Small-subunit ribosomal RNA, 3' major domain from Parcubacteria group bacterium CG11_big_fil_rev_8_21_14_0_20_41_14, 466 nucleotides, folded computationally.
Context: one part of a larger RNA
């Protein structure tokens, strides 16, 4: 100078408090460790791994196993010879592949020979290839600290030096935000702003919007609007801080995007590039079939629920945002249903998914393992797909299992938020999604206050630590 302290002083955040709902018990999801197995591919592992990579494992994906095959190869360049390319059959096999047989001459130059491009086989080696090792060799990207207020640099100046000052004091502030004093004066990189939404008017322009007319409550696109600007009251007449007006909206209005020097040798050589090391008739490539879903048990994140602020039948009503062409798929009509079946529309503000559900209103259940609950299990279907056995979503009858509010401990949230309620979508033939991202409905309760937990920032003090 740092970093540490179960020193201190001040400050901060859902951090504690005060609130509301969970999680830990109990079914099923889904990941993880154990164990199993021929494989049960690899990565991640306090916080910063564990519904993570993976925004889609039946085959494919795939790297793993077991098996059958290939050896200049599944891919590129480059020499040589044949032949155009392409297309059907047979035989053997799971299948790749192996073996036979057949049909067939396009495109440029040129008058023919013949040459050339482009594809196929065949032959030689230069090479190809590796999800094979090394993230403690490494690019790039990523998480944390943390949207925390901080990290520094130039000239000075102080100091024998390492180094200090600046950046510290006094107020403030979300803020090293600003104002005042100062041996400093300035300046960068963060901060804020500037960029995009959401709320409010205006004007323009409107078809596909809404209708009965020409319209705004709608959609684009531009402008405006808020700046502690006005007033009071504190205060150092500063900065700033309360309170009031006026307004849609007030003191950063509410949300995003944007993460300084750095740290943890922090993740990734499995997205991807890449040094080096290793394989080269195998660590390379095809192929069929398993597995990646196994199950004595353990953790971690979810869904359902234990019920009357409810189940259950009937009626009735209000969104927003998305997505469609190898798609989205309407009316009608079949079928309890999941579907079939029909083809109208629609490359979309025009047609279609698309009926939102919680919500209200009649009506029943009368507190029970029940008209909760809905696991499991037997039966029959349906639907994608070469193929649903291992291993697929769904429907229908029936079956009806733990579960009555969860030890110790533990998570999120401060407003349109929690908490309920449903609805799209990206991936995607289907779908184990109860997961991810986004959208809207209904819609709270609490904040005494910083003692004390956990983190964090400035200052200051001890150190036998660097």
């Nucleotide at each position: 100078u740092g970093a540490c302290g179960g020193g201190a002083a001040u400050c901060c955040g859902c951090a504690c408090a005060a609130g509301c709902g969970g999680u830990g018990g109990a079914g099923c999801g889904u990941g993880u460790g154990g164990u199993u197995u021929a494989a049960u591919u690899c990565g991640a592992c306090a916080g910063u791994a564990a519904g993570c990579g993976a925004g889609g494992a039946a085959c494919c994906u795939c790297a793993c196993c077991a098996a059958g095959g290939u050896u200049u190869g599944a891919c590129a360049u480059c020499c040589u010879c044949g032949g155009a390319a392409u297309c059907c059959c047979c035989u053997g096999g799971a299948a790749a592949c192996a073996g036979g047989a057949g049909a067939g001459u396009g495109c440029c130059c040129g008058c023919a020979a013949g040459g050339g491009a482009g594809c196929c086989g065949a032959g030689u080696g230069a090479c190809a290839g590796g999800u094979g090792c090394u993230g403690c060799a490494u690019g790039g990207u990523u998480g944390u600290c943390g949207u925390c207020a901080g990290c520094u640099c130039g000239u000075g100046u102080c100091g024998u030096g390492a180094g200090a000052c600046g950046u510290u004091c006094g107020g403030u502030u979300a803020a090293g935000u600003c104002c005042g004093u100062u041996a400093a004066c300035g300046a960068g990189c963060g901060c804020a702003a500037c960029c995009c939404u959401u709320a409010u008017g205006c004007u323009g322009u409107g078809u596909u919007a809404c209708u009965a007319a020409g319209u705004g409550u709608c959609a684009c696109a531009g402008c405006a609007a808020a700046c502690u600007g006005c007033c009071c009251u504190g205060g150092a007449u500063a900065a700033c801080a309360g309170g009031g007006a006026g307004g849609a909206a007030g003191g950063c209005a509410g949300g995003g995007a944007u993460g300084a020097c750095g740290u943890c040798a922090a993740a990734u050589c499995a997205g991807c590039a890449u040094g080096g090391c290793c394989c080269u008739u195998a660590u390379a490539c095809c192929u069929u079939g398993g597995g990646c879903u196994a199950c004595a048990c353990a953790c971690g994140c979810g869904c359902u629920a234990c019920a009357a602020u409810g189940g259950c039948c009937a009626g009735u009503a209000c969104a927003a945002a998305g997505g469609g062409a190898c798609g989205c798929u309407a009316a009608g009509c079949c079928g309890c249903a999941a579907g079939g079946u029909g083809u109208a529309g629609c490359a979309a503000a025009u047609c279609c998914c698309c009926u939102a559900a919680a919500a209200c209103u009649g009506g029943u259940c009368c507190c029970a393992g029940u008209u909760c609950g809905g696991a499991u299990u037997g039966g029959g279907g349906u639907c994608u797909g070469c193929a649903a056995u291992u291993c697929g979503a769904c429907c229908c009858c029936a079956u009806g299992a733990a579960g009555c509010c969860g030890g110790a401990a533990u998570c999120g949230c401060u407003a349109g938020u929690a908490a309920c309620c449903g609805u799209a979508u990206a991936u995607c033939a289907g779908c184990c999604a109860c997961g991810g991202u986004a959208c809207g409905g209904u819609g709270a309760a609490u904040a005494c206050g910083u003692u004390c937990u956990c983190g964090g920032a400035u200052u200051u003090u001890g150190u036998a630590c660097a």
Its mean pLDDT, the model's own confidence on a scale to 100, is 84.